[in-house]
């Protein structure tokens, strides 16, 4: 090496198939097998042929052979022997599921075997010492028990879809036969027609079970990593073959992909072993050591093998333990962060000072796991003829350690080397600055971020965790959101349109008997490991180890009998059925009536008629409407009629007559649970539609036409067609509703009504009292998320059944079923949203209702709008034309006064601690005046001198001036959406709260609502309210009357006096201005609830809040104001400050606002004459006189104002003129001249003369104010101001009209009522269209997977047949040769393969 032998089926991977050949728990095997080990027994005789190895020839590239020799065994073969063992046939005896097992005995037929190793002479033999032979062992063969392991059998669980409902032909069973270790259609032949399924067959689709792990309080949900059982696989599919065991993970055969080698003939391979590579991915580790221990395999043992395994290497993947220090330290350093600039915070943190030494380093020491084994030696036992061997104990000696020089110990030095991650808007611990400014971002939900972000991004601080954090995923959970525990269905999603009924589940009362369910015991079994518990070892833990509980389950078993169940024998309470009543639009056939319509046919009549909001369209002179007769001809049934009846609903209405269901209510008996629900399944089902075939008066989808309106494919009109009737036969929906499924019991009344009965009662009626059954209505208790329900439940309770499980997508798509068709039944997904929904609530809102108010209309008067011009806005334009205001509530507004100034704008010149404030420091004493350039400002130069207090007389301090410097000053620069203040508006509208108490789960009501009454929530009354507060009204001022005090500068009755209240006198009157009164619904009548009030009246100056003013509730508009102020942030900082010149706010094609003058005869002009109020004035107001046509000027008296002056009022009234005209209206506009103011009137003032003499003849649409001293209409004063109003603010003369009324218009108040609004109708919304994009169907077909089925082909292989090739053993032989055995070849199954058709499914 080989030849025999064990093993290789075990360990070790993986979960690809498998929904049951699987697995779990429990059984059966009396249908069974099982190598090694183990009990027992018994035997191991006698023979014989090859064969590897070698040897030597020889093919192939190679893998592999091929041929002759040679040899051995525990390899192969024959024969004996076998009590057993098998078989077969007989027989006994127990059991027993009646199939049969298990015994007991005779018979007869069949099956076995192997030797190897050590020792020894007691007997024999040759004898030194061997062989026979003895011993020992260790094999081998039969049988045998046990273990252990496996094989098959039941029975129960052990996923989804019914848009899979039917499958099945070896299929289901019998019978002979094969075949297996065994049972069975496991296979064959025949013979019957079975078997499975709604308690889910078949299909599909996903999936390896299980003890477990996660979670959860539990019941449940998920989930099968690592450990452990079990099963399936081994590139794919098929076979077998050897063996005890496989149809075999590192065997065999064959077929297919696929790699490799090939000399192209051919071969090889199988990592889902351990490592490893590639790949693919978001990702998952070393081509380590060791057989030292544990455990296999083999062996008699050394030993050998062992990627099992025990180490050790990677990985914060998880879990457990440690460390990064410990104590002291306050000038709370320094920085950094913020700051209300004081501080505060990091922080006793650091620094500094004392300690300690774990980890890491470093120097030394060093394990536990090592017990066995072998060997050697001794002792004892056992065996034997033996003190030999052998074999078992027990001592003693020597060996054996991958981890690893690891763990651990001991020294050394020294705070050294050692913290990081996520958060800080709520949820959910933890807050600030800065940067961004709906940008970049954040986000788990709500949601942040559009210039002061605790939400982004940085930064300090701070919370939480920790060698980790945090982020994704992914599963419990919360989630009673599938609800068994534990949930609904009236309106939120959810009761089938209704009934009959099949199976199913449920089910009255009594007494037996079973003991299936149910309870109780017991006994097996629920492996171990998990987990609970109590203890041990590892310094502790995490992990281990040992022991207990637990395992709620199954099974067998022994009782119990109340309950359910099965069975038997009764009962009547539920349920039927007789009998006698009575009411119903209850069904279905047939006949019959009147009234209406509409047509037809005549008469009678004549110009219309119909319809409408209004008209048309239509109809009528060819005679309509309208009347009268007379016919036809279809439909429906007026009153009776009613919240009333009937019907299971759908529904059902004249009368008769006939078939025909049901229900009621009364007795009398009868049968004895015959009852209740009902998955499928059957009827029955309004309208409408749909065929056939009638029928059509009326009335009407579709159409037509006419109006209507932008526009009308519609509300109106005028016509009209299916269709509405009717037979027949489909369709099966409806907001088919009570939005309430059936069915039984129980639980307050109260009020109608329909049927039927009882009782009382002069029985004629009612009316009363009670019974039963129907319908209604309101409450109780009690459910309800509230509205509600409330004995006819939506209460308590019980049984069946259907149904829901965000909204959309959608009751659609596909499937299927059914239908003529329309279309029904059945019924998803993708995708999208954070909501979509019920109920009450406050509110706002309504072309919703009801009471009310307002100059809201209405009745008036007067205007704007259209003209000139004046002012402000828009817009334009400009170098700038500074800003701001924005329907009503911006536009003669901020501005009660823009030539400079003002002022902010714009050009240019000029200034930088600055025009201005505070504080330092230095120098002086100002101030003012004069030159020069200069448009100033300001620059240069010159001159000039001097305040105030103290004083030591040097000087100080003040103010004030000029220099310097730093903090700072400035800012009409920006945010009114950061703010105060102020103010506007709804609105002087008559509301808006609160506190207690009551109601409601709860918003939230109540009080405030309701009857009246008021300008008024103003009073009264009532009233689960009772009270109060801002608001109303009142207190304030002013006007109207009057009284008192007072009597100048106000006034004059009377008495003098004068031009003149001028003087004298006087204060009576006005009148001034102080301080009482007075008016309060008080009186008187009425109406009214004996009330609040209301109407009337009387008195009064005045009457009903006398007339006006001041006076503005909670709140709305992010109203308006950073340019009144003041203010937070943010910008500027030789400028976005300041200071000067000039120019600008004053522009002009044009539009709107608010004025103002006008268009004329109620007027204009000319002359005359009269009558106020309220103001202002010394930088004024200015008489009065002169001049000027006048603005004015000149000169000056009075006045600091009840005294003076402005200061003439106007318009009125008288007289003249003008006489309807673009005018003696109208003044615009130009042009000359001039007056005032002022440093200046050009840009840019007012006036004043003369001259000029525009539109403009009363104003579309539409539009504004006004209710009496108002409106209108006339004139007067003041603010500002130097000048400058046609604006504002005020004051007075004269002084009217008209309100029936609340039906519109606009406001607003209160109660209702709807509401899908809440930023509240300027709300919310809804479809269409363009454009991009996603997702989903359908579609000629096109390409896969997958799976039937008909056939075709057959590899290997196995079974069969056959033997013609071939052959050592054994039989038989006549020695040729048969028998036996076997290749080859036939045949049957059959994987892959091919064809041909079909299902399902996915892409496109």
């Nucleotide at each position: 090496a080989g030849u025999g032998g064990c093993g290789c089926a075990c360990g070790g991977g993986u979960g690809a198939g498998u929904a049951a050949u699987a697995c779990g728990u429990a059984g059966g095997u009396a249908a069974u097998c099982u190598a090694c080990c183990u009990u027992a027994g018994u035997g191991u005789g006698a023979g014989g042929a090859a064969u590897a190895a070698c040897u030597u020839u020889u093919g192939g590239a190679a893998a592999c052979g091929a041929a002759a020799g040679c040899u051995a065994a525990u390899a192969c073969c024959u024969c004996a022997u076998a009590u057993u063992c098998u078989u077969u046939u007989a027989u006994u005896a127990a059991c027993u599921a009646c199939g049969g097992u298990u015994u007991u005995u005779a018979a007869a037929a069949g099956u076995a075997a192997a030797g190897g190793g050590g020792g020894c002479c007691u007997c024999u033999c040759c004898u030194u010492g061997g062989a026979a032979g003895c011993u020992c062992u260790c094999g081998c063969a039969c049988u045998u028990u046990g273990a252990u392991g496996a094989g098959c059998c039941u029975a129960c669980g052990u996923g989804c879809c019914a848009u899979u409902a039917g499958g099945u032909u070896g299929u289901u069973g019998g019978u002979g036969g094969g075949g297996u270790a065994a049972u069975g259609g496991c296979c064959u032949a025949c013979c019957a027609a079975g078997c499975c399924c709604g308690c889910g067959a078949u299909g599909g689709c996903u999936a390896a079970c299980u003890g477990g792990u996660c979670u959860g309080a539990g019941a449940g949900g998920a989930u099968g990593a690592u450990c452990a059982g079990u099963c399936a696989c081994a590139c794919u599919g098929g076979a077998a073959c050897u063996g005890a065991a496989a149809c075999a993970c590192g065997g065999u055969c064959c077929a297919g992909a696929c790699u490799c080698c090939u000399a192209c003939g051919g071969g090889a391979g199988g990592c889902a072993g351990c490592a490893g590579u590639a790949g693919g991915g978001a990702a998952u580790a070393u081509u380590g050591c060791g057989c030292a221990a544990u455990g296999g395999g083999c062996g008699a043992a050394a030993g050998c093998c062992u990627g099992a395994c025990g180490c050790a290497g990677c990985g914060a993947c998880g879990u457990c333990g440690u460390g990064u220090g410990g104590g002291g330290g306050a000038u709370g350093a320094a920085g950094g962060g913020u700051u209300u600039u004081g501080g505060c915070u990091c922080g006793u943190a650091a620094a500094c000072c004392c300690c300690u030494g774990u980890c890491a380093g470093a120097u030394g020491g060093g394990a536990c796991g090592a017990u066995g084994g072998g060997a050697a030696c001794a002792u004892u036992g056992g065996u034997u003829a033996a003190u030999a061997c052998c074999c078992a104990a027990u001592g003693u000696u020597u060996u054996u350690g991958a981890c690893g020089g690891u763990a651990c110990c001991a020294u050394c030095a020294g705070a050294g080397g050692a913290a990081g991650c996520a958060c800080c808007g709520g949820c959910u611990a933890a807050c600030u600055a800065c940067g961004u400014g709906c940008c970049a971002g954040c986000a788990g939900c709500c949601g942040c971020g559009g210039u002061a972000a605790u939400a982004c991004g940085u930064a300090g601080g701070g919370u939480g965790c920790a060698a980790g954090c945090g982020u994704u995923g992914u599963u419990c959970g919360g989630a009673a959101u599938c609800a068994u525990u534990g949930g609904g269905c009236g309106u939120a999603a959810a009761g089938a349109g209704u009934a009959g009924g099949u199976a199913g589940g449920c089910g009255g009362a009594a007494c037996g008997g079973u003991a299936a369910g149910u309870c109780a015991g017991a006994u097996g079994u629920g492996a171990a490991a998990u987990c609970c518990c109590a203890g041990g070892g590892c310094u502790u833990a995490a992990c281990u180890c040992u022991g207990g509980a637990a395992g709620u389950g199954c099974a067998u078993u022994u009782g119990a009998u109340a309950c359910u169940g099965c069975u038997g024998u009764u009962c009547u309470a539920g349920a039927u059925u007789u009998c006698a009543g009575g009411a119903g639009a209850g069904g279905g056939a047939a006949g019959c009536a009147g009234a209406a319509u509409u047509c037809c046919u005549g008469g009678u009549g004549u110009a219309g008629g119909g319809g409408u909001g209004g008209a048309a369209u239509c109809c009528g002179u060819a005679g309509a409407u309208a009347u009268c007769a007379g016919g036809a001809g279809g439909a429906a049934u007026a009153c009776c009629a009613g919240a009333g009846g009937c019907g299971a609903a759908g529904g059902c209405g004249g009368c008769u007559u006939c078939c025909u269901g049901g229900a009621c209510u009364g007795a009398c008996a009868a049968u004895g649970a015959c009852g209740c629900u009902g998955a499928g399944c059957u009827a029955c089902g309004a309208a409408a539609g749909c065929g056939u075939g009638g029928g059509u008066a009326g009335c009407a989808a579709a159409c037509a036409g006419g109006a209507u309106u932008a526009g009308a494919u519609a509300c109106c009109c005028u016509g009209g067609u299916a269709g509405u009737c009717c037979a027949c036969g489909c369709c099966c929906u409806a907001a088919a509703c009570g939005a309430u499924g059936a069915u039984u019991a129980c639980u307050a009344g109260a009020u109608g009504u329909g049927g039927c009965g009882g009782g009382a009662g002069u029985u004629g009626a009612c009316c009363c009292c009670u019974g039963c059954c129907g319908u209604a209505u309101c409450g109780u208790a009690g459910u309800u998320a509230a509205c509600g329900c409330g004995a006819u439940a939506a209460g308590u309770a019980a049984u069946c059944c259907g149904c829901c499980u965000g909204g959309g997508g959608a009751g659609u798509a596909c499937g299927g079923c059914c239908g003529c068709a329309a279309g029904g039944c059945u019924a998803a997904a993708a995708c999208u949203c954070a909501a979509a929904g019920g109920a009450a609530u406050u509110g706002a809102c309504g072309g919703g209702g009801g009471c009310c108010c307002g100059c809201a209309c209405a009745a008036g008067c007067g205007g704007u709008g259209g003209a000139g011009c004046a002012u402000g806005u828009g817009g334009u334009u400009u170098a700038a034309u500074u800003c701001g205001a924005a329907g009503c509530a911006g536009c003669g507004c901020g501005a009660a006064g823009a030539a400079c100034c003002u002022u902010a704008c714009c050009u240019g010149g000029g200034c930088u601690u600055g025009a201005c404030a505070u504080a330092c420091c230095u120098g002086g004493c100002u101030a003012c005046c004069c030159u020069a350039a200069g448009a100033a400002a300001c620059u240069a130069g010159g001159g000039g001198u001097u305040u105030u207090a103290c004083u030591u007389c040097g000087g100080u301090a003040a103010a004030c001036c000029a220099g310097g410097a730093u903090a700072c000053a400035g800012g009409u620069g920006c945010u009114g959406c950061a703010c105060g203040g102020c103010u506007g508006u709804c609105g002087u509208c008559a509301g808006c709260u609160c506190g207690u108490g009551c109601c409601g789960u709860g918003a939230g009501g109540u009080g405030u609502u309701g009857g009246g009454u008021u300008a008024a929530g103003u009073c009264c009354c009532g009233c689960g309210a009772c009270g109060a507060g801002c608001g109303c009204a009142a207190c304030c001022c002013u006007u109207a009357c009057u009284g008192u005090u007072a009597g100048u500068u106000g006034c004059c009755a009377u008495c003098a006096u004068u031009u003149a209240g001028u003087u004298g006198g006087g204060c009576a009157c006005u009148c001034u201005a102080a301080u009482a009164g007075g008016a309060c619904u008080g009186c008187c009548g009425g109406u009214g609830u004996c009330a609040a009030a209301c109407c009337g009246g009387a008195g009064g100056a005045a009457g009903g809040u006398g007339g006006g003013g001041a006076c503005g509730a909670c709140g709305u508009c992010a109203a308006g104001u950073c340019a009144u102020c003041a203010u937070g942030g943010c910008c500027c900082u030789u400028a976005u400050g300041c200071c000067c010149a000039g120019g600008g706010c004053u522009a002009c094609a044009c539009a709107c606002g608010u004025g103002c003058u006008a268009c004329a005869a109620u007027g204009g002009c000319c002359a005359g004459c009269a009558c106020a109020a309220a103001g202002a004035g010394u930088u004024g107001c200015c008489a009065g006189a002169c001049u000027g046509c006048g603005a004015a000027g000149u000169u000056u008296a009075g006045c600091u104002a009840a005294u003076c002056u402005c200061a003439a009022a106007a318009a009125a009234c008288u007289g003249g003129u003008c006489u309807c005209a673009g005018u003696u209206c109208g003044g615009a506009u130009u042009g000359a001249a001039g007056u005032c103011u002022g440093c200046a009137a050009u840009u840019c003032g007012a006036c004043u003369u003369c001259a000029u003499g525009a539109a403009g003849c009363u104003g579309g649409a539409a539009u504004c104010g006004c209710u009496a001293g108002u409106a209108a209409u006339c004139g007067u004063g003041g603010a500002u101001c130097a000048g400058c109003a046609u604006g504002c603010c005020a004051c007075g003369g004269u002084g009217a009209a008209u309100a029936c009324g609340u039906u519109c218009c606009c406001g607003g108040g209160c109660c209702u009522u709807g509401u899908a609004c809440a930023c509240a109708c300027c709300g919310c919304c809804c479809g269409u269209c363009a454009c991009a994009c996603c997702a989903c169907g359908a579609a000629a077909g096109c390409u896969g997977g997958u799976u039937g089925u008909a056939c075709c082909u057959u590899a290997a292989g196995a079974c069969g047949c056959c033997u013609u090739g071939c052959u050592a053993a054994c039989c038989c032989u006549u020695c040729g040769g048969g028998g036996a055995g076997u290749a080859a070849g036939c045949g049957u199954c059959c994987a892959c393969g091919g064809u041909g058709u079909g299902g399902c499914u996915a892409g496109u």
This is a predicted structure of a 1404-nucleotide RNA (small-subunit ribosomal RNA) from an uncultured organism. The RNAcentral record of the sequence draws on Greengenes. Rfam family: Bacterial small subunit ribosomal RNA. Gene Ontology terms of the family: structural constituent of ribosome and ribosome.